[in-house]
RNA sequence: ACUUUUGUUCUCUAGGGUUCCGCCGCAAGGGUCUGGUCCGAGAGGGAACCUGUGGUUAUUGCCACAGACACGGAAGGGAAAAAGCCUGGGAGAU
Numbered sequence: 001a002c003u004u005u006u007g008u009u010c011u012c013u014a015g016g017g018u019u020c021c022g023c024c025g026c027a028a029g030g031g032u033c034u035g036g037u038c039c040g041a042g043a044g045g046g047a048a049c050c051u052g053u054g055g056u057u058a059u060u061g062c063c064a065c066a067g068a069c070a071c072g073g074a075a076g077g078g079a080a081a082a083a084g085c086c087u088g089g090g091a092g093a094u
Base pairs, nucleotide, nucleotide: 007049008048009047010046011045012044015039016038020036021035022033023030024029050067051066052065053064054063055062056061069089071092075087076086077085
C1' cells in the first nucleotide's frame, strides 16, 4: 500500500420497548407490570427458493454434494417507543 465476492424471501427465537388490549389505580396516571398485539438479528435456529459442481435422462426434469468464516464502537435514524432493528460484514481492530 492492497484486502473483491460472501444471494433472496418467509418464519421462529434471543433481545426490545409501551401505541392498542390486558393488568394496577376512585381518577390522573403507571412498563420501576408477568403478559397478548407490536418491533426484531450479517455476525442466533429453521424452511423455501437461488447459485455452483458432478451424475442421470432425448429437453425445461430428477438425484447427490457445496454455499466457508465473521472482533466491533460512538453517533445519528425511528410517525408509539426502544432494541443484537437501519446507516452497517460501515468507522475501527486483528

The RNA shown here (Guanidine-I riboswitch aptamer) has 94 nucleotides and comes from Levilactobacillus fujinensis. Lineage of the source: Bacteria > Bacilli > Lactobacillales > Lactobacillaceae > Levilactobacillus. The coordinates come from a structure-prediction model, not an experiment, and the mean pLDDT is 82.